[in-house]
RNA sequence: CGACCAUCCCGAGCGGCCGAGAGACCUGGCUCCACGACGCCGCAGCAACCACUCCGAUCAUCCCGGAGCCGGUGCUAACGCCAGGUGCGAUGGAGCUGAUGCACCGAUGAGCA
Numbered sequence: 001c002g003a004c005c006a007u008c009c010c011g012a013g014c015g016g017c018c019g020a021g022a023g024a025c026c027u028g029g030c031u032c033c034a035c036g037a038c039g040c041c042g043c044a045g046c047a048a049c050c051a052c053u054c055c056g057a058u059c060a061u062c063c064c065g066g067a068g069c070c071g072g073u074g075c076u077a078a079c080g081c082c083a084g085g086u087g088c089g090a091u092g093g094a095g096c097u098g099a100u101g102c103a104c105c106g107a108u109g110a111g112c113a
Base pairs, nucleotide, nucleotide: 005109006108007107008106013043014042015041016040017039021032022031023030025085026084027083028082029081044076045075046074049072050071052068053067054066055065056064080105086103087102088101
């Protein structure tokens, strides 16, 4: 940098530094923010994607399911804050609406180089 796959309405905050915007981009809302947001650092925590350990299953390994969690990431306002910027999307046909829908986009993991 990029294809594929999985997940995205659960969960988890204090301190220090900084100093004005932040919530991915655009539009419209809404929200957070000088009682210091966002960001960075430290510590703590959450979770269980990877690794590892154990159990189940199997003749056995991988896969699969479950439990744990010292390690590698990640995460710790609000559903990925909400809707649109869009195509599909139920009927015999047309129009309208259009789902906790799918895709697209984005984030994270895993994985390739």

This is a predicted structure of a 113-nucleotide RNA (SAM riboswitch aptamer (S box leader)) from Tersicoccus sp. Rfam family: SAM riboswitch aptamer (S box leader). Rfam's curators write: The SAM riboswitch is found upstream of a number of genes which code for proteins involved in methionine or cysteine biosynthesis in Gram-positive bacteria. The RNAcentral record of the sequence draws on Ribocentre. Of the family's consensus pairs, 81% are formed in the model.